Transfer RNA from a Candidatus Amesiibacteriota bacterium, 77 nucleotides, folded computationally.
[in-house]
RNA sequence: GCGCCAGUAGCUCAGCGGAUUAGAGCACUUGUCUUCGGAACAAGGGGUCGGGUGUUCGAAUCACCCCUGGCGCGCUA
Numbered sequence: 001g002c003g004c005c006a007g008u009a010g011c012u013c014a015g016c017g018g019a020u021u022a023g024a025g026c027a028c029u030u031g032u033c034u035u036c037g038g039a040a041c042a043a044g045g046g047g048u049c050g051g052g053u054g055u056u057c058g059a060a061u062c063a064c065c066c067c068u069g070g071c072g073c074g075c076u077a
Stems, first nucleotide, its partner, number of pairs: 001073007010026004028044005050066005
């Protein structure tokens, strides 16, 4: 330098056939329970999907550019 994969909640991930209100588990907060804590049960907060531009009536999803990480190939030596 070229190619491929990944980037979505604090963490691990699903969604990536364009329109369902962006979700799950764990974690966190509150309550119930308990002598206290934990566990269990119930409820709740937390994102604007790596950044930007475009296509579209409509983009996490499609296109282009860039950033970060991983893998492979190549070049120089």
The source organism's lineage runs through Bacteria, Bacteria candidate phyla and Candidatus Amesiibacteriota. Rfam family: tRNA. Rfam classes the family as a transfer RNA.